[in-house]
Parts: sequence; structure tokens; C1' cells
RNA sequence: GGAGCGAAAAGGCAAACCCGUCGAAAGGCGGGGACGCAAAGCCACCGGUCUACAGGAGCAAAUCCUAUGAUAGCGGGGUUGCCGAA
Repeated sequence: GGAGCGAAAAGGCAAACCCGUCGAAAGGCGGGGACGCAAAGCCACCGGUCUACAGGAGCAAAUCCUAUGAUAGCGGGGUUGCCGAA
């Protein structure tokens, strides 16, 4: 110095819930708030999960199907990166 790894310290992020806002919804964003997090930084490539406005099935209602939507704090993968004890 590098890799695995995760003690300390500094710094960082922020679940539920509440308020506002966008969205058909899932959910996102902003403020408050901290359950947790060593990539809880970033990317939907693979698997999973959630939603179903529009579209499709149905005479119709009910209901069902469908991602092009969402989730990176579900897992894998890719990529960038702070600190330095055992």
C1' cells in the first nucleotide's frame, strides 16, 4: 500500500408516525421525527414483492389478467466511496 473485515473516533443517512405536496394507486418529494444502516451512496441488469389509471377477458356488474408504474431500507449483480483497531 491492497484485499477481507468492522473496534474506536469524526462526519453521514433516516424506518414507523405526523404535517404539506405530487400521483389512479403502489409510492415519490419537502419539513418534523429516529427504528435502524459501513455503502440505508448511485444504477431496475436478474429474481422477488407491491400497485392496476389506461388496456384486455366478461352482455354488464362483480371478478380476473396485464408494467410500460413502484421498491436500491427484499435478495443478487454492477459501479463509486469515508475512517483504520484486532